Model confidence (mean pLDDT): 81 of 100.
This is a predicted structure of a 77-nucleotide RNA (transfer RNA) from Candidatus Coproplasma avicola.
Rfam family: tRNA. By type it is a transfer RNA. About the family: Transfer RNA (tRNA) molecules are approximately 80 nucleotides in length.
The sequence is in RNAcentral, with records from ENA.

RNA sequence: UGAGGUGUAGCGCAGUUUGGUAGCGCGUCUGGUUAGGGACCAGAAGGUCGUGGGUUCAAGUCCCGUCACCUCAACCA
Numbered sequence: 001u002g003a004g005g006u007g008u009a010g011c012g013c014a015g016u017u018u019g020g021u022a023g024c025g026c027g028u029c030u031g032g033u034u035a036g037g038g039a040c041c042a043g044a045a046g047g048u049c050g051u052g053g054g055u056u057c058a059a060g061u062c063c064c065g066u067c068a069c070c071u072c073a074a075c076c077a
Stems, first nucleotide, its partner, number of pairs: 001073007010026004020057001028044005050066005
């Protein structure tokens, strides 16, 4: 310097194909159960999708820029 990949809840991920209500597991909180805890059961909270813009009635999803990380190549010796 070039190419590719990844970025979504505290953590790990799905959702992108085909634009149409943002989800799953773990964790956290509350209640039940227990002598108490673990396990189990019921319920709840929590993200505007790395970031800025564009297209659209509507964008996590399409387009352009940009940031971070990873991989490969090039350059150097």